[in-house]
Molecule: transfer RNA
Organism: Anaerolineales bacterium
RNA sequence: GGCCCCAUAGCUCAACGGCAGAGCAAGCGCCUCUUAAGCGUUAGGUUGUAGGUUCAAAUCCUACUGGGGUCACCA
Numbered sequence: 001g002g003c004c005c006c007a008u009a010g011c012u013c014a015a016c017g018g019c020a021g022a023g024c025a026a027g028c029g030c031c032u033c034u035u036a037a038g039c040g041u042u043a044g045g046u047u048g049u050a051g052g053u054u055c056a057a058a059u060c061c062u063a064c065u066g067g068g069g070u071c072a073c074c075a
Stems, first nucleotide, its partner, number of pairs: 001071007010024004018055001026042005048064005
């Protein structure tokens, strides 16, 4: 340098054109002598960045950024 894959809530991951979700973590409450565990509830997202296509984009296209893999070059 070429090619391929990944980027979504604090963490781990779903959603693969049609209302962005779950588990854990966090706040509050219940329970308990207390803690932990358990139960309920609440909040939490410019879906990596910038554009494009579309009535509609996390999803499709382009460029870029970051990470990983592979091949080549050098040696």